[in-house]
Context: one part of a larger RNA
This record gives sequence, structure tokens and C1' cells, in this order.
RNA sequence: GAAUGAACGUUGGCGGCGUGGAUUAGGCCUGCAAGUCGGACGCCCCGCAAGGGGAGUGGCGCAAGGGUGAGUAAGGCGACGGCAACCUACCCCCGGGCCGGGCAUAGCCGCGGGAAACUGCGGGUAAUUCCCGGCGCCCUCCGGAUCGGGCAUCCGGUCGGGAGGAAAGGUGCGAUUCCGCCCGGGGACGGGCCGUCGUGGUAUUAGGUCGUUGGCGGGGUGACGGCCCACCAAGCCCGCGAUGCCUACCGGGCGUGCGAGCGCGGCCCGGCACACUGGGACUGAGACACUGCCCAGACACCUACGGGUGGCUGCAGUCGAGAAUCUUCGGCAAUGGGCGCAAGCCUGACCGAGCGACGCCGCGUGGAGGACGAAGGCCUUCGGGUUGUAAACUCCUGUCGAGGGGGAGGAAGGCGCAAGCUUGACCGAACCCUGGAGGAAGCACGGGCUAAGUUCGUGCCAGCAGCCGCGGUAAGACGAACCGUGCGAACGUUAUUC
Repeated sequence: GAAUGAACGUUGGCGGCGUGGAUUAGGCCUGCAAGUCGGACGCCCCGCAAGGGGAGUGGCGCAAGGGUGAGUAAGGCGACGGCAACCUACCCCCGGGCCGGGCAUAGCCGCGGGAAACUGCGGGUAAUUCCCGGCGCCCUCCGGAUCGGGCAUCCGGUCGGGAGGAAAGGUGCGAUUCCGCCCGGGGACGGGCCGUCGUGGUAUUAGGUCGUUGGCGGGGUGACGGCCCACCAAGCCCGCGAUGCCUACCGGGCGUGCGAGCGCGGCCCGGCACACUGGGACUGAGACACUGCCCAGACACCUACGGGUGGCUGCAGUCGAGAAUCUUCGGCAAUGGGCGCAAGCCUGACCGAGCGACGCCGCGUGGAGGACGAAGGCCUUCGGGUUGUAAACUCCUGUCGAGGGGGAGGAAGGCGCAAGCUUGACCGAACCCUGGAGGAAGCACGGGCUAAGUUCGUGCCAGCAGCCGCGGUAAGACGAACCGUGCGAACGUUAUUC
């Protein structure tokens, strides 16, 4: 000098864009943050009907979005590859199909238990819930024949044989035709697994390892594998640093620097990990699942003492600790997501507003004239000098701010046969009116480094100080005044990086 998610001191007019719990991954009151579908189904309620409301079954979603950085030095991340070892709901393309039957169970009705949370028994009912049978393009598996390819195990195609394998309806007057359902092939999207290389400190850590290293056979998985198991062998890693300990999420990037490099990883984007602590599986296309389940633990709460309930590292907010970090705001108008044929519903994602000079940037605090140079202050050699065109005063301007009006645009879309009707939380351009210099300047420094000095006070005191050093009676270095210098809605200080 540059920089910061800063803090502290003094000061503080406006706006735009950003940004704001870095410490206790400490504890949490309250509200909200994931629902939706009646065009899957029965029932109850309102209604003459049309239509609507309710809980439940069923479907899809809740694995996304949002938060955090605890753990992790490698099961991560980054770069480049591999899978002849794999999966993929919704979406797109192509081919084919949708026949028949049955058993339940919520809701409901009846009777109970419990303070509550909740829950038991009996009866009976529906479906796109569940189960069985049939056909089967085709798929899978096992033999056979044949063609092509590769990378050890092998991979792909054609023909023929055997075994196994699917489905659901809804709307509507009317469905192969709209929305769905089933099987197969392909795509897209998203993932899983594997390899090579790279990715901190410490040797005042030198040895580490028994599922350990490999094999055979098996289990398990969507899939390879010592992932798991039985048996067999005795291996495997290590001075090119194993093992241990400490520290740390990683990258795109960010800061600085001419660069090489050094330091960092906050906001935004990608990946990973976590969700009170530890463990576990269930459901599902996908989880070992932040606002699902079970067990254990700590903590907190309710209780009729028998027993129950909870998990803000979502958005706000609160306590605590701290030098320190915000509103218990508005809206689904836009973008995006879930569900729905749709209308639409939900969305603390998001879009906005609020608070903080926390940062960057822009603007303003007036302009011109104005002395024989007012007053006051300070200095003085007492003549004067300086503050200083500065003020007063005169003539103007009207940015910003204030008050009022105005409304482009952010709106694409939706509904309707059409004409047409309709959607803005918030922000708000141009332009118009009122008013009148009115509301808007400080901070640090002035011995040298370093730009800017005089007087008084103090007397090694009180104090200053980044380094050198100032102060013991004339201190340009302490304190004050005047004057000056620098920067300016800021200026200094502290901390940290280069």
C1' cells in the first nucleotide's frame, strides 16, 4: 500500500447494489416451513337437483427444495478413464396388450378400556388395495445350431426346443382415439461401483496388520469384491514415510503480488457429510430418511403416578456464552417445485420490504458578486499580521431530502366459441404542482520517517509513543487555544493475510 462476513472510538444527509451468528454442531417459548387428488373408492353431512363440505381407504409427492460444517487426511474431493460387474419413479420415442374369478380391511354400526396419549372386541362394506387362474408380442433361464466381435471370466445377432412370467380403471350420451394401467426395446435425467494421478503438519510417532494378504467353494447385493462365511496357504503395508498423534470438509474460486509464489475456502455454484447422542432396520424407483419408525442414553415437559410427549445445524424469534452479527414483516404478482384433466390448492424455496455506514459505488450539504479587509479569536518587534471573500450583505439556482399528483414497466398467463373479462406483495421511469438556502461535516494528524507551527500551561510530574525517542522551568513531541495538513459521510484504532 492492498484486503476483511470484521470489531472498537468519535461523527453521521440521501440513494443503488451487495452483505450480516465466524464464538456454544449450546439449550429452546410461540407461529409458520409438504402437501395434493371427489375425474381411483365406499361412507357421513347440506341441498329438490345441479353442486358442495368432512374424516377414512387408495394414488403421487414427502430421498426434492431449505440449513449447517460437527465428523472426515480418505468410503471424501479434483482431473482423466473403466463397468464383458450395475440400477433408474415421473418424462420422450417405438412395438404389443388390457380376459376371467376371489379373499380381506379402514371408514360405518354395536359394546368396551384409559386422566391423557391413545386403544380392544364383535358385525358388515368399496376400490386404480390385495390374491388366484388364463392368453401372451416379448422377456428371463437351460440345452442345441450358426454368424460376428472382444478384454481371462466373455459380449452381441439369427433360427429352433423346453420351463417360468403382466394388466385397472376413470371421465363422458358415446373412448383403440382423452387421462390412466401392463409387458418389452430405445432415449433422456439421476445415481451405484472400480482404476490411475493429485490433494496438510509431525520421525521428539518406526514398525503396523489375523478377515489381516491371497486362493477354492458358497452366502449376499441392482452389481464386482474378504462385503460376509467355511476350509486352505502365509501373506500384505512400510524410510518414495506405513502405523500413531495433531489440524482440516473439498473444488470452481477469493485476497495479495510484475510474476513465481504465499495466504484463504464467508456470500454464489458443484460435490461430500451431518440432523439431540449412539445403534438399527422398514417402506420405496430412490433413504438407513432434518420437520418417518424402533431401541438405548442424556436433557426437557405433561400426569389422575398407572403412563405418556418432545428434538429450530428450516424462516422469524428467545436465553446463554461472546469484541460481535438483523424483523416472532408482506406476498405467492414473478421464477421454480409437489399434486391435480383442469379450475386450483400448498410452497419461511423464492420474490419483496425492514434493521445495521458492514462493504463498494453515486449524489448532496449551494452558485456568482462582495472591503477603505466589520466584530470576535490568536499572534505581535505594538507599526501591524492572520483567521479572510471567509461572514454580513446583494442577485440567483433548485440537485437530494419533504408534501401532493401521475402512472410506463416488472404480466408471461388464466377464463371464454367469440366479442371480451381478468391477475402486482413490492418497486416504480417520464412528467406536473407546493415550498424555499431553507434540513445535511466531521475525523485524524502537525519532532524525524511524513504533508502541516506558534502561544500558554505543566516541570522526568501529568502524560505521549508504530520505530527513533519526547517531559527534570522558555517543550514545534505532554494538555489547551489559534492556525495549518490529510481524508471526507466518514475518519482513526485494533486484529489478521499478502
This is a predicted structure of a 498-nucleotide part of an RNA (small-subunit ribosomal RNA, 5' domain) from Butastur liventer. The coordinates come from a structure-prediction model, not an experiment, and the mean pLDDT is 86.